[in-house]
The RNA shown here (transfer RNA) has 72 nucleotides and comes from Ictidomys tridecemlineatus. It matches the Rfam family "tRNA". It is recorded under the gene name tRNA-Ala-AGC-29-1. The sequence is in RNAcentral, with records from GtRNAdb and Rfam. Model confidence (mean pLDDT): 85 of 100.
RNA sequence: CGGGGUGUGGCUCAGGGGUAGAGCGCUCGCCUAGCAUGCGAGAGGCGCUGGGUUCGAUCCUCAGCACCCCAU
Repeated sequence: CGGGGUGUGGCUCAGGGGUAGAGCGCUCGCCUAGCAUGCGAGAGGCGCUGGGUUCGAUCCUCAGCACCCCAU
C1' cells in the first nucleotide's frame, strides 16, 4: 500500500428516512435511627468531521480522521 468492521449522553449499547432511547452511573425527593435495597422525579448527547441525495438523514451515498481485525 490492499480488504473488512466500528464511531450515538460519563460507561456499555439500541435505533431499518420523519421531534434520539435503554441499562448502569449522577442529582433531588420519599422510605430508614442511619446505610443499602426499593419507589418517584430530574439533568445530561446538535449523533467522529465535511460534502452529496431527499420536502426531511443517526439511518442512504462519497471523501477524510481515529480505533480494531484480515491479508501481504